[in-house]
Transfer RNA from a Patescibacteria group bacterium, 72 nucleotides, folded computationally. Lineage of the source: Bacteria > Bacteria candidate phyla. Its Rfam family is "tRNA". Rfam classes the family as a transfer RNA. The prediction has a mean pLDDT of 83.

RNA sequence: GCGGGGUAGUGCAGCGGUAGCAUACGAGGCUCAUAACCUCGAGGUCGGGGGGUUCGAAUCCCCUCCCCCGCA
Numbered sequence: 001g002c003g004g005g006g007u008a009g010u011g012c013a014g015c016g017g018u019a020g021c022a023u024a025c026g027a028g029g030c031u032c033a034u035a036a037c038c039u040c041g042a043g044g045u046c047g048g049g050g051g052g053u054u055c056g057a058a059u060c061c062c063c064u065c066c067c068c069c070g071c072a
Stems, first nucleotide, its partner, number of pairs: 001071005006065001009023004017055001025041005047064003051061002
């Protein structure tokens, strides 16, 4: 310098219609009890932007980053 990525504690999905899965965590159920299993719950400035487009942006465009990966 070029490309990809940055979304819940963690790992990821979602690529215009207002954010979800797994796991972890909390409560309940089940069990003599623990684990497993089942149900419910809480948890997110979608890296930042009092930038743009749009009726509507995590998603498209622009700027930016003390961040990560790859190529050169």
It was read from a public genome assembly.